[in-house]
RNA sequence: ACAACGAAGAGUUUGAUCCUGGCUCAGGAUGAACGCUAGCGAUAGGCUUAACACAUGCAAGUCGAGGGGCAGCGGGGUAGUAGCUUGCUAUUACCGCCGGCGACCGGCGCACGGGUGAGUAACGCGUAUCCAACCUACCUUUAACUCGGGGAUAGCCUUUUGAAAGGAAGAUUAAUACCCGAUACAAUGUAAGAUUUGCAUAUAUUUUACAUGAAAGAAUUUCGGUUAUAGAUGGGGAUGCGUUCCAUUAGAUAGUUGGCGGGGUAACGGCCCACCAAGUCUUCGAUGGAUAGGGGUUCUGAGAGGAAGGUCCCCCACAUUGGAACUGAGACACGGUCCAAACUCCUACGGGAGGCAGCAGUGAGGAAUAUUGGUCAAUGGGCGCGAGCCUGAACCAGCCAAGUCGCGUGAAGGAUGACUGCCCUAUGGGUUGUAAACUUCUUUUAUAAGGGAAUAAUCACAGAUACGUGUAUCUGUUUGCAUGUACCUUACGAAUAAGCAUCGGCUAACUCCGUGCCAGCAGCCGCGGUAAUACGGAGGAUGCGAGCGUUAUCCGGAUUUAUUGGGUUUAAAGGGUGCGUAGGCGGGAAAAUAAGUCAGCGGUGAAAUCUACCGGCUCAACCAGUAAAUUGCCGUUGAAACUGUUUUUCUUGAGUGCAUACGAGGUAGGCGGAAUGUAUGGUGUAGCGGUGAAAUGCUUAGAUAUCAUACAGAACUCCGAUUGCGAAGGCAGCUUACCAGGCUGCAACUGACGCUGAAGCACGAAAGCGUGGGUAUCAAACAGGAUUAGAUACCCUGGUAGUCCACGCUGUAAACGAUGAUAACUAGCUGCUAGCGAUAUACUGUUAGUGGCUGCGCGAAAGCAUUAAGUUAUCCACCUGGGGAGUACGCCGGCAACGGUGAAACUCAAAGGAAUUGACGGGGGCCCGCACAAGCGGAGGAACAUGUGGUUUAAUUCGAUGAUACGCGAGGAACCUUACCCGGGCUUGAAAUGUACAUGAAUUACGUUGAAAGAUGUAAGCCAGCAAUGGCAUGUAUGUAGGUGCUGCAUGGUUGUCGUCAGCUCGUGCCGUGAGGUGUCGGCUUAAGUGCCAUAACGAGCGCAACCCACAUUGUUAGUUACUAACAGGUUAAGCUGAGGACUCUAACAAGACUGCCGUCGUAAGAUGCGAGGAAGGUGUGGAUGACGUCAAAUCAGCACGGCCCUUACGUCCGGGGCGACACACGUGUUACAAUGGGUGGUACAAAGGGCAGCUACUUGGUGACAAGAUGCUAAUCUCCAAAGCCACUCCCAGUUCGGAUCGGAGUCUGCAACUCGACUCCGUGAAGCUGGAUUCGCUAGUAAUCGCGCAUCAGCCAUGGCGCGGUGAAUACGUUCCCGGGCCUUGUACACACCGCCCGUCAAGCCAUGGAAGCUGGGGGUAUCUGAAGUGCGUAACCGCAAGGAGCGUCCUAGGGUAAAACCGGUGACUGGGGCUAAGUCGUAACAAGGUAGCCGUACCGGAAGGUGCGGCUGGAACACCUCCUUU
Repeated sequence: ACAACGAAGAGUUUGAUCCUGGCUCAGGAUGAACGCUAGCGAUAGGCUUAACACAUGCAAGUCGAGGGGCAGCGGGGUAGUAGCUUGCUAUUACCGCCGGCGACCGGCGCACGGGUGAGUAACGCGUAUCCAACCUACCUUUAACUCGGGGAUAGCCUUUUGAAAGGAAGAUUAAUACCCGAUACAAUGUAAGAUUUGCAUAUAUUUUACAUGAAAGAAUUUCGGUUAUAGAUGGGGAUGCGUUCCAUUAGAUAGUUGGCGGGGUAACGGCCCACCAAGUCUUCGAUGGAUAGGGGUUCUGAGAGGAAGGUCCCCCACAUUGGAACUGAGACACGGUCCAAACUCCUACGGGAGGCAGCAGUGAGGAAUAUUGGUCAAUGGGCGCGAGCCUGAACCAGCCAAGUCGCGUGAAGGAUGACUGCCCUAUGGGUUGUAAACUUCUUUUAUAAGGGAAUAAUCACAGAUACGUGUAUCUGUUUGCAUGUACCUUACGAAUAAGCAUCGGCUAACUCCGUGCCAGCAGCCGCGGUAAUACGGAGGAUGCGAGCGUUAUCCGGAUUUAUUGGGUUUAAAGGGUGCGUAGGCGGGAAAAUAAGUCAGCGGUGAAAUCUACCGGCUCAACCAGUAAAUUGCCGUUGAAACUGUUUUUCUUGAGUGCAUACGAGGUAGGCGGAAUGUAUGGUGUAGCGGUGAAAUGCUUAGAUAUCAUACAGAACUCCGAUUGCGAAGGCAGCUUACCAGGCUGCAACUGACGCUGAAGCACGAAAGCGUGGGUAUCAAACAGGAUUAGAUACCCUGGUAGUCCACGCUGUAAACGAUGAUAACUAGCUGCUAGCGAUAUACUGUUAGUGGCUGCGCGAAAGCAUUAAGUUAUCCACCUGGGGAGUACGCCGGCAACGGUGAAACUCAAAGGAAUUGACGGGGGCCCGCACAAGCGGAGGAACAUGUGGUUUAAUUCGAUGAUACGCGAGGAACCUUACCCGGGCUUGAAAUGUACAUGAAUUACGUUGAAAGAUGUAAGCCAGCAAUGGCAUGUAUGUAGGUGCUGCAUGGUUGUCGUCAGCUCGUGCCGUGAGGUGUCGGCUUAAGUGCCAUAACGAGCGCAACCCACAUUGUUAGUUACUAACAGGUUAAGCUGAGGACUCUAACAAGACUGCCGUCGUAAGAUGCGAGGAAGGUGUGGAUGACGUCAAAUCAGCACGGCCCUUACGUCCGGGGCGACACACGUGUUACAAUGGGUGGUACAAAGGGCAGCUACUUGGUGACAAGAUGCUAAUCUCCAAAGCCACUCCCAGUUCGGAUCGGAGUCUGCAACUCGACUCCGUGAAGCUGGAUUCGCUAGUAAUCGCGCAUCAGCCAUGGCGCGGUGAAUACGUUCCCGGGCCUUGUACACACCGCCCGUCAAGCCAUGGAAGCUGGGGGUAUCUGAAGUGCGUAACCGCAAGGAGCGUCCUAGGGUAAAACCGGUGACUGGGGCUAAGUCGUAACAAGGUAGCCGUACCGGAAGGUGCGGCUGGAACACCUCCUUU
């Protein structure tokens, strides 16, 4: 320098993760609408719906310089009348004389401008090319001409008809209206000739002859008319390319396709006609259906794309609907004509009128879209010589925040950080907030006043100048709707001006109150069930701002249709397999060509738009200028690498040939033995068979078993194998014949002949179907027997289709490697099969096939990995959220069953894949535990005690409810407790406290009444201080209180349980995308994650263990209340006394035990040994100690506490009752059923505790409970204290001398009080019960069992309970198969609220959309046929006309209408089919674990339903065992 200005994500599937995949959001845009709000200006925009219907006004006229004329207006003239001023006014009649001019004839215009988008999928539009196949009024250029004549007609007038609109007849008249004749060329036609050009038909130029065809005037200069030429402009036609969706539209077409000849047209053409031929279009999508004006452009997007086509510009089409022509240069005509149809209006009922998709406006429709405005001043259009007239085109104004742009609503200062509001941890802070007040300043805008443009250039008129004499220039006059507007100046004064949405995440912005799954919110996820940042309000905050939100639609994000830029093993997705047509793609070398490709140049790609720069409105939007761009199409000139085409050639792809081996490859035939069943005969006798166990069944008419013989059909044991062959399905005894195949070796032949493959054709397990055979076995359906709640099943006994064969059909499977075919390349190791080198069973190389493992790479991961899911290429098939649904309809195939193709409405925010951590399994392995087993003793049966449920009750207060509630809270309910019930009281309250006021006491005593509480009365009665006042108490008022009321699912604290189980985690490192893993796994060991070894882990923490307490041994120290050996004293006796410190004991400190030693085993840890030693031996025994966590476990009634509720009561006091009820059921216990015992008598030995409102010795009384006295002890001092045991006697197996319930009587004690409702004593009574069904509990040693003692609570006690203490004192454990619980590893999972999980189908109910359906009804299109308006063309004897010609009639075509039979597409429809959705309906439990019968696929049958069974297939099945192979060492 060139080029370039450009690309973001998030939420939501899960316990968590990665992926796939949908849904949703953030952005921009709009002709918008709705809600709230609103100061100004500029600019652009404004019926998207009913191409629905329209009142009223306007939107196309103009020319008197074409014409005849004169209705109306003005002027003039003539005549009359009236007034009178005698020439003025008014009026009447006449005159077209003048200005002019309604209507009429004539010319030009009306085909432009303006509107709309119905139709149209088309040469309609866009772009490019062509017309040698065409036209063009007005305009421009060039040339020539404009002569003579004629007859009508409208108007006007007369008559007539009609309601009207209109019409008819007669008379008369003009023209730039019409007609005839003449003339004419470079015009047209015909004929003949010459030259040129073109691909061709042909064309251009030119010569000659013949024929045909013109004209208009008006007027003052000037404007016209006719013929011809060229141009310009505008149009017509043809062609290439591009131009929506549906194949559930596959065949369409008779003027159809072409030709010859005509007709017609401005012109080509089946455009039309006669004849001839039979073609033409189409899977590169014809025909049909649906939808739609097209483009420039607009929006979005990084782009490629996607969507749209309003305003502006270009083209097309249409003008109430349909048809038709006329006039004309141009129309088949928006504001023209004719006809038909629908609709509206007028009517005298006879007949007429109309067409806003022009501008305004009205109604209707709708969410929705404006004024019945001004002006021709400008720009433009029509007519005119012109002045001018017309112009809802246009220019302006009005309405609308409907868009874009701009401006403003003040600026600076101002902290006692004022008041209020709101919030908080509330004596105080925070926030609103420099915000306000207050001070100073400014004046855009609004308001008022004053000034005040540009847009105007012309035309015309008047004058002047120049010359080439009709043009140019100059001067003056004249023309402004918008508009007194824009703009400028002055005055005034902060004065006139802020809202909307949001605040759980995405997404910027948080608190309080109210509400309580209600009301409501919500774009997605979701929020709301009493502490809602999510609802409603408030305060505050955030965003944007004259706007802000919502809704609708489009693009984006979405690489979510993927050209750029996706995929298909398991997520959606490879066709069941092959052959093969079209198509697509294609090996090496050379040459030619130039279609693709690339480059240069030319034309075009309208303008506007977009982009860049530069200008104009005060800026901007906006507008203007210049450039760029318009990525396209066409033409032309080159290049020749690649692709294509043509030619020549090659051998490596492919094929052929020759040769050797190979195989369950196919088809047809023959043969074989075993087994099974049946038949016959023999032997033989009572069962056989079957199952988890049975039964049905068979059998004395002889079964089963066994022997012999015979028959039948089906299948082929061993070999046999990740073996082999085949395209797949599939193929297995032996053998014969025929057919086919790949591999290997050789390198003789052909010479790219190849690969893939939509359609198409063929093959295609099992089941099933048809016809005919066959039928031994097995076996859907079916029957019976079992099982079960049921059992349409699993199991059993039978059994038919079928299974087999032949022929034909069907055409599907988890038809799977869930992996399309072909070719090439890319590390290895190790087997097997068939060959070859090569003579070989070694070894090695190589080719083809078939397995395993591991790299790179890939993959979401699992995994794949030369047999790719790696790296590339080609072709085919298929996918695009889940469900609805492989369903419906249609079509094709089939005998049928069904198969193929294959939607939508509706509904959900997921569905899904792989892997992770848990949990679970009627999965596996290992291990432990009084878990089982082995034992001992119980419970379950009885009576009673106690707790619970239930019932009852006025109340039976409340809580605890599997294990982990039930002798639990309660370690003690007669009142109290007490919370419940009945009754009687109180209301600042029974108790606590602040303030104020009053009183003076407090307190004591005595009355009345009452069930008591209470009410009420009498008497006595203050303190400190000088006082104020204070203390204390009572009363009143007030703030407070009080609640065992609710919520343990708001909580704290505490507790139970898993479980005293061995687990639970962290740091760093490593592995994995990640969740996570590793460590913590493995082997051995342990009571133990206790250790050792190994090891991508190394360490650590909470648990385990140890440290603590008690017990067992010893020592030291210390001895009183304990002890007493020795010494002494002493008693009836006794450590009683002196004394002692030995012993016991007490209570402090030490020691001791650690697998330390030995043997064996072991690497070690450790294990083991009737080992040693030791009081104790392998954790010595027992306790305390409870990891991370689980059960929303328990407790608001222990206590505390948030919230809610009650306040003359849900608070509180009192009396009585209740918590103690009693057909019943359950739990926990006590006592028993007896002789290992009961009774009586005698006798011995503890520990641990308690004691002053207490324990009580001792004495006396009582049969006794106990009473009366009395003593010691505030405790190693006194006291409460054993029983079983032992020694004797008795009982003799009984409902007893067992057992003691129940009941009667009499008492004692506690206590205000033992009726409901206490314990104890004595006498009497003497129930059930003779060892306990199913089932179930505890315990492994000083344990179980058994015996008594103590304590707490407590006046007493319902204690047989609880907590402790000691005495006596066993049995058994082979072992881990099973039950239960737990731990570790592993496996499956559709579970994660975690198996008390998840989940399927019928039925019942409600709602929604949809299929079928007798029918009913609507629509568009086609066919056939009848009728047929207007109208063009054609034909034509009668009538009219002298004639030209006309009228009339006929004919062809046709809009519309009628009829008929079909097809297609909708709507509706009694009834009916399935589908979807919906907190708590019914029946079962099919699936997920081996889901309790493994599941699933296809098919067939059956069944309320999930489903079951048969046949074949798959692993996307668990577990166990075996075999084979591989890897590492």
The RNA shown here (small-subunit ribosomal RNA) has 1529 nucleotides and comes from Prevotella sp. The coordinates come from a structure-prediction model, not an experiment, and the mean pLDDT is 82. NCBI's taxonomy places the organism under Bacteria, Bacteroidia, Bacteroidales, Prevotellaceae, Prevotella. It matches the Rfam family "Bacterial small subunit ribosomal RNA". Rfam links the family to the GO terms ribosome and structural constituent of ribosome.